The part of an RNA shown here (small-subunit ribosomal RNA, 5' domain) has 544 nucleotides and comes from Candidatus Phosphitivorax anaerolimi.
Context: one part of a larger RNA
RNA sequence: GAAUGAACGCUGGCGGCGUGCCUAACACAUGCAAGUCGAGCGAGAAAGUCCCCUUCGGGGGGCGAGUAAAGCGGCGCACGGGUGAGUAACGCGUGGGUAACCUGCCCUAGAGUGGGGGAUAACCAGCCGAAAGGCUGACUAAUCCCGCAUACGACCGGCAGACACAAGUCUGCUGGGGAAAGAUGGCCUCUGCUUGCAAGCUAUCGCUCUUGGAUGGGCCUGCGUUGGAUUAGCUAGUUGGUGAGGUAAUGGCUCACCAAGGCUGCGAUCCAUAGCUGGUUUGAGAGGACGACCAGCCACACUGGAACUGAGACACGGUCCAGACUCCUACGGGAGGCAGCAGUGAGGAAUAUUGCGCAAUGGGGGAAACCCUGACGCAGCGACGCCGUGUGAGCGAUGAAGGCCUUCGGGUCGUAAAGCUCUGUCAGAGGGAAAGAAAGGGCCGGAGGAAUAAUACCCUUCGGCAUUGACGGUACCCUCAGAGGAAGCACCGGCUAACUCCGUGCCAGCAGCCGCGGUAAUACGGAGGGUGCAAGUGUUAUUC
Numbered sequence: 001g002a003a004u005g006a007a008c009g010c011u012g013g014c015g016g017c018g019u020g021c022c023u024a025a026c027a028c029a030u031g032c033a034a035g036u037c038g039a040g041c042g043a044g045a046a047a048g049u050c051c052c053c054u055u056c057g058g059g060g061g062g063c064g065a066g067u068a069a070a071g072c073g074g075c076g077c078a079c080g081g082g083u084g085a086g087u088a089a090c091g092c093g094u095g096g097g098u099a100a101c102c103u104g105c106c107c108u109a110g111a112g113u114g115g116g117g118g119a120u121a122a123c124c125a126g127c128c129g130a131a132a133g134g135c136u137g138a139c140u141a142a143u144c145c146c147g148c149a150u151a152c153g154a155c156c157g158g159c160a161g162a163c164a165c166a167a168g169u170c171u172g173c174u175g176g177g178g179a180a181a182g183a184u185g186g187c188c189u190c191u192g193c194u195u196g197c198a199a200g201c202u203a204u205c206g207c208u209c210u211u212g213g214a215u216g217g218g219c220c221u222g223c224g225u226u227g228g229a230u231u232a233g234c235u236a237g238u239u240g241g242u243g244a245g246g247u248a249a250u251g252g253c254u255c256a257c258c259a260a261g262g263c264u265g266c267g268a269u270c271c272a273u274a275g276c277u278g279g280u281u282u283g284a285g286a287g288g289a290c291g292a293c294c295a296g297c298c299a300c301a302c303u304g305g306a307a308c309u310g311a312g313a314c315a316c317g318g319u320c321c322a323g324a325c326u327c328c329u330a331c332g333g334g335a336g337g338c339a340g341c342a343g344u345g346a347g348g349a350a351u352a353u354u355g356c357g358c359a360a361u362g363g364g365g366g367a368a369a370c371c372c373u374g375a376c377g378c379a380g381c382g383a384c385g386c387c388g389u390g391u392g393a394g395c396g397a398u399g400a401a402g403g404c405c406u407u408c409g410g411g412u413c414g415u416a417a418a419g420c421u422c423u424g425u426c427a428g429a430g431g432g433a434a435a436g437a438a439a440g441g442g443c444c445g446g447a448g449g450a451a452u453a454a455u456a457c458c459c460u461u462c463g464g465c466a467u468u469g470a471c472g473g474u475a476c477c478c479u480c481a482g483a484g485g486a487a488g489c490a491c492c493g494g495c496u497a498a499c500u501c502c503g504u505g506c507c508a509g510c511a512g513c514c515g516c517g518g519u520a521a522u523a524c525g526g527a528g529g530g531u532g533c534a535a536g537u538g539u540u541a542u543u544c
Stems, first nucleotide, its partner, number of pairs: 001544004006540005013389006019382002021347001026345003030342003035075003040072002048063006082300003091225008101217002106213002109210005114148001116146003124137005155176009182205006191198003226272003233263003238260008275297004279290004302323005325336004353379001355378003361375001362373004392422004402413004426485001428480005436471001440467001442465008488533005493514003499528005509516002
C1' cells in the first nucleotide's frame, strides 16, 4: 500500500447494488417451512336458513352439499432449504474403465390390456386407558391384494453358427416358467333392452411386457491433495486362493476351508490439524494466505446403533432400540428434537423482522381449474462493503466585527462572512404514473388431424376479446416553496503532507520505530492556524 462476513472510538444527508452468529454441531417457548389427486374408491356431516307438524320439550323434509373433516388407494415426501461436527479418505479435483451395474417420472418404437376370486379401513356396536392410544365383533369398495388364460428378439436352460478371445457379444432352433386396471368425455351404424342407456363404438388419460434413448446415480482405477520421526515398525478377515452366501453390480463385502502372506525410510502405523473444488485475496510475476457470499461434490441432522418402505434413503420436519436432556401424568405410562424461516435464552468484541406475496422464476400433486411451496420474489433493520450524489452557484475589500499572532508598523483566518443576484439536485408537500404479464384456463372466429353415419365430442395450431402485480401509488415525470434540513475524523519532531502561542516542568502525559517531557517543548494538554481523507475517519485484529 492492498484486502476483510470484521469489531471498537468519534461523527453521520440521501440513493442503488450487495452483504450480515466467524463464538456454543449450546439449549430452545410460539407460528409457519410437504403436500396433492373426488377424472382411482367406499362412505359422508354441522352451523345457518326455508317449509311442515308440535303435547312447545321437540320431530320431519328441502337448501347448505355430495361441501367440510376423516379413511382406503396413487404420486410426492430421497428434490428444494440448513450446517461443516466428522473425514487426510477414491472424500474431493482431474483423466479413464464398467465384457461388473441400476435408473420412477420423460422421449422413442413394438405388442397387449381377456376372464375370475379375496380381504380390509372408513362407518356401526361393544370394551380398555388420565392421556397418548388400543382391542373385539359385524358390514363394504377400488387403479388394494391373489390365482387362471395369453405373450415377443425380455428372463432361465440346451444345441448350432458368426465375431471376439480373459471372462463375453450377436444370430438361429428348441424347452421352461412369467403381465396387466381401469377412469373420464362423446356417439347410436351394428347387438341388447329400445325415451335413452349399455357389456357396443370412439377420443383422451392411464395400466402391463419389451427395444432404444435421455437424465440421474452405484462401483473400480492412474495422478494430485496439511504438519510432526521428540511417532519406526504396522497388520489375523490381516494378504491371497477355492467354494458358498449377499448385492442392481465387482470385491474378505460376509462365511467355511486352505496357504502365509500384505504395507513400510519414495515415510507404513500413530498423533495433531482440516470438509474438498471452481475460486477469493495479495503480488510485476513466481509464490504466499484463505475457501464468507455464489456454483459443483461430500458428510451430518439431539448422541450411538439398526433396518423397513421405495426406482431411489439406511431417510433433517419417517420407524424401531439404547442413552442424555426437556415436558405431561390420575405414577400405571406417554410426548419431543430449529445445523429450515422468523424469533428466545446463553456464549461473545460482534452479526437482522416472531414482515408481505405466491404477481414472477422454479418445484410437488392434478386432465384441468387449482392447491401447496419461510425455495423464491420483495419489503424491514445495520455506513458492514462497493458505487453514485448532495450539503449550493456567481459577484462581493472600508480586506468589517471578532479570534490568534506581532518586531505594535502590521500579519492571518479571508471572498471567508455580511450584502446583492441566481439555481433547485437530495430531503419536504401536492398531482400524474409504469415496465416487470406472458402464459394457462374461459369466450368468439379460422385452419388442420384422428375417428365417425356426422359439419357433435376429442387433439393440434393461428387470430381476437376480457381477466391475473406482493413490491406499490414504488420507480419515473410534473408542480410548489425556499439556501432553507444535511461535515466530520485523524494528524502537523523525522520517517510523512502540515507551526506558532499559552499551560505543564522527567510531573501529567505521548509513542508504530527512532524517541519526546528535569522552566523558552513545532513530540505532553489547550488555542489559533495548517495538512490529509471525507459521510466518513481513525484505532485494533488478521493476510499478502
The sequence was found in a public genome assembly. The source organism's lineage runs through Bacteria, delta/epsilon subdivisions, Deltaproteobacteria and Candidatus Phosphitivorax.